[in-house]
Context: one part of a larger RNA
Formats: sequence, C1' cells, structure tokens
RNA sequence: CCCUCGUUAAGGAACUCGGCAAAUUGACCCCGUAACUUCGGGAUAAGGGGUGCCCAUCGCGGUGACCAGGUCUCCCUGGAAGCUAUGUGGUGGGCCGCAGAGAAUUGGCGGUAGCGACUGUUUACCAAAAACACAGGUCUCUGCUAAGACGAGUAAGUCGACGUAUAGAGACUGACACGUGCUCGGUGCCGGAAGGUUAAAGGGAUGGGUUAUCCUUCGGGAGAAGCUCCUAACUGAAGCCCCGGUAAACGGCGGCCGUAACUAUGACGGUCCUAAGGUAGCGAAGUUCCUUGUCGGGUAAGUUCCGACCCGCACGAAUCGUGUAACGACUUCCGCACUGUCUCAACGAGGGACUCG
Repeated sequence: CCCUCGUUAAGGAACUCGGCAAAUUGACCCCGUAACUUCGGGAUAAGGGGUGCCCAUCGCGGUGACCAGGUCUCCCUGGAAGCUAUGUGGUGGGCCGCAGAGAAUUGGCGGUAGCGACUGUUUACCAAAAACACAGGUCUCUGCUAAGACGAGUAAGUCGACGUAUAGAGACUGACACGUGCUCGGUGCCGGAAGGUUAAAGGGAUGGGUUAUCCUUCGGGAGAAGCUCCUAACUGAAGCCCCGGUAAACGGCGGCCGUAACUAUGACGGUCCUAAGGUAGCGAAGUUCCUUGUCGGGUAAGUUCCGACCCGCACGAAUCGUGUAACGACUUCCGCACUGUCUCAACGAGGGACUCG
C1' cells in the first nucleotide's frame, strides 16, 4: 500500500453525475395517524410511550378439598375455601446497571413531478425498464367441408372444434373517468355494373406457299381442288379505367396583406391555394432549436426541479388526448433523521503484499 471488517473529536452531504456505499430505523403492546380516494385504501402513514428482576394486591383462566340438591355406588346440577412453579393481564411499592425487545434475527421516513393503471413477463452471460403482457375498448373476417393454420409425393389427414357469430380468427388500443373533432383528393379495402380497355379460346374474311391443268416469245406466266402459312373483322372474364362508400383503414389536418381615437394587439376584412386546413384538451413537455425563454416558488447563491405564460423550430385526440386513487429493486427534484461520502484523516483486527526459509 491492497482486501474484508470494527471504532472515531468537531462538523453533518460540504462528497459525488447521483447520499453510490455506509449509517439510521427495526420485535411486541398501548396511544395516535394527514392530503387524497375508485370508500377497498392511503396506513406499520407520520409521531409518541412502554418492555428487566423482587414483593404485595386485584382480575381472567386452571385446579378444586368441602357443602347442598337430583332420577343418589357411577353420574348430573349449583355453590365454594385453598393453591396456582408448570397460564395471562392490571395496579401499587421496591432493587440493580451506562444500557431491561440488554445478544441474534428484525421497515429509515416524508413531500413533489414524469411514465406505466395494477399482480405479472423480458435481452440464460453488460439493459428489468417508461419495453412486452394484461383485464377492458373498437374495427375487420368467418354460415360450417367456416374463416384461419399445419401438411411438398401440391394428397390423405389434422388443428380450429367433438366449438357454431354471446363462437372462432386477424389488427389496433390498453384498468378506470371525461372525451375521441375536420378530411374519402392519394393509397388500401368494400360495393357497383352502363360504358372504355383487355388474355387464352372461339371465329375464320383477305392474302401467301405448293400444283392437276392451261398458256408461252421456252426465259417464264396464269392457276381449281387438296394440303399448308400469315392470320383481319367479330364474340370473349376478372382486373384496370370509371361510379359510389369507408379514417378506432394507411394517412393528412395552409399562406400572404390590411384593420380599433397613445402604443401594442387584432374580435373584423381582403386575397391565393386545398380533399380538408388542428376542434377539445395539453403545452419550453421523456416533444422547445433559438434557450440557462420570461415571471413566480424553493436556495445565501438553482443550466436541474415545481407552478404559470404561449412566440407549439417540430403536441394533439384508440401509431389514442387529458386526468387519475392504488401499485413500482423505474426516473426527477426537495426535506427530516442518520452517518468516515466528505472537511481529513487516525487507530485497531484478520488476510495479502514485503523479508527470511
């Protein structure tokens, strides 16, 4: 010097990203217990007091001599002295120690805000959380050989389900309370079938090849049937175009200029664009760049925190909005208690390090 412990004057978080670690608290009995609340909770809230041993006494409990009665050996009913170390509590008095839950085991507490309702689940071996799940809500699909899924020898068969729309499947949201605005132009989905477009197939017009035959200037030309090639109109489904619906489907939810008798602001007006221009609520937020915004609170002093304001770079309504009791090894800030975290270090114990072997 290191590790694991113990103790520490005065101070008491000045330490530090942060009270990390440590300390405090702790059992049982009694008193007492706030805001808030979904009336269950919150709550062991908080905050106080008591606790050993001896004596006396009074209860409850135990035992029960004895007495009385009865349906009288047994037994049952009622009363009851005494005792009570082996049960327990109250009251009064006394004794000892620094200390009586004398050791060990055995919650520190309160306030504030955020997120998630809750109990649960998770990255086996760096993340336990605000992530996942959840009960509840909504939408969509599915009429039964259901939808959906497994099956690669594209089948048989199986799950769904020995269920039947109060069922099953998929998706989003995530207790509860109050709410959930506008937009269907784009994309998706659903419905429609008049018109346009459109495949294979059907259909075969016209044209071409071949040539029996005919003509010929002997070079060649014309050319039926058959066979064959290219195939045109025309017919022809879904889809797409088209016409509607649908946002708890994917998504989206404006700009410029002017205006009130100080100024400022702009209820109001004009204009352009849009499918429609962000409603309620919330807001420097886990979202705010400028920004340590401004004001207030807390501190002697506060880039964090809490309450407001609103100029929302770039909140916003089931990719939910705003609240919310209870809950949380979650996150933020503050306080009380407590402490070697620190001012600032010291001593002690054990084990290393070091020396010798």